[in-house]
Context: one part of a larger RNA
């Protein structure tokens, strides 16, 4: 170097775009640099190796071979790959015409609940638990009717559904907006694939500043329970929970399964497109069950964990440890990079 692996044993980067590099579709000619062949040089003695020989034998010594797998140089081969020129459409992307969907951004807009104020009816309990206290309530509560405000989340539809790179995404309607998918043809002619660095996004809960603050709620406070009760119950209750603008960059960020392409029995159900009266039949999704195949098994199975191919990331006993120097990066909190001694 070769060789093993990453669903759950250690191991897939959170996610994408993308530089460098790695790796790349058919076909014609040119070259011949990578490749192969011959042939010349050169590779230093000694040493190793290996045949004989010499010292009585070995150590030790001579003589010859081969051996030094390299590099230079020069003459061919030209199937591969490189490179340069032509060409092609099966890979990729455009255009045109449909159609789907909580995809993003903002703008208005609604209804039901909650809570709180405003009137009225009304009277002694409401509340709340296993029971119960705190609490609220004659300064008239709770209960019920009418009005009003407020701020936040959108019953049913609703699904094993849908989009969406992932995070995520759900009330209505309007602008702006992104993507994937279908039909026919048409263009363009390898424009591909992957992706160290790098750069954007990235729940939640924190962080600044400024605004809201209804609900629900760490901390906190009081009722209770308990041997005790810094819990679980219950009454309250700030930050937070909601906007904007900036920041944090981690999660069991999961499918615990990196991304691309190709090929390898079927059933079924659902979503959307094309063809069709329909039965069906093509396409791209989301499932469930199964052939071969695979796996330690669970169990995967055309959406592979099957059979190969590119390119990246990771992994190498547990514990010290994601710790500690050290350096980026952050207002902080911290984050990302990460050993060692020891020790089983």
């Nucleotide at each position: 170097c070769u060789g093993g692996g990453u669903u759950u044993a250690a191991a897939g980067g959170g996610u994408g775009c993308g530089u460098a590099g790695g790796c790349g579709g058919u076909u014609a000619g040119a070259u011949a640099a990578g490749u192969c062949a011959g042939g010349g040089g050169u590779g230093a003695a000694a040493g190793a190796c290996u045949g004989c020989c010499g010292c009585u034998u070995a150590a030790c010594g001579g003589c010859g071979g081969a051996a030094u797998u390299g590099c230079c140089u020069u003459u061919g081969a030209u199937a591969c790959u490189g490179u340069c020129u032509g060409a092609c459409u099966a890979g990729a992307a455009u255009a045109u015409g449909g159609a789907u969907g909580a995809g993003g951004u903002u703008a208005g807009c609604g209804g039901a609940a909650u809570g709180c104020g405003g009137c009225a009816u009304g009277u002694a309990g409401c509340g709340g638990u296993g029971a119960a206290a705190u609490g609220c309530g004659u300064a008239g509560a709770u209960a019920u009717g009418c009005c009003g405000u407020a701020g936040a989340a959108c019953a049913c539809c609703a699904a094993u559904u849908g989009c969406g790179a992932a995070g995520g995404c759900a009330g209505c309607u309007g602008a702006c907006u992104a993507g994937a998918c279908c039909a026919u043809u048409a263009u363009u002619g390898a424009c591909g694939c992957u992706g160290a660095g790098g750069c954007a996004c990235g729940a939640a809960a924190g962080c600044g500043u400024g605004g809201g603050g209804a609900u629900c709620g760490a901390a906190c406070a009081g009722g209770a329970u308990u041997a005790g009760a810094u819990a679980c119950c219950c009454u309250g209750g700030u930050a937070g929970u909601c906007c904007a603008c900036g920041c944090c960059c981690u999660a069991a960020a999961c499918g615990a399964u990196g991304u691309c392409u190709a090929c390898u029995c079927g059933a079924u159900g659902u979503c959307u497109g094309g063809c069709g009266u329909a039965a069906g039949u093509u396409g791209g999704g989301c499932a469930u069950c199964c052939a071969a195949g695979g796996g330690a098994a669970a169990c995967c199975g055309u959406u592979a964990a099957g059979u190969a191919g590119a390119c990246c990331a990771c992994c190498u006993g547990g514990g010290g440890a994601g710790u500690a120097c050290g350096u980026u990066c952050g207002c902080a909190a911290g984050a990302a990079u990460g050993a060692a001694a020891c020790u089983c």
Overview
The part of an RNA shown here (small-subunit ribosomal RNA, central domain) has 344 nucleotides and comes from an uncultured bacterium. The prediction has a mean pLDDT of 88. Rfam family: Bacterial small subunit ribosomal RNA.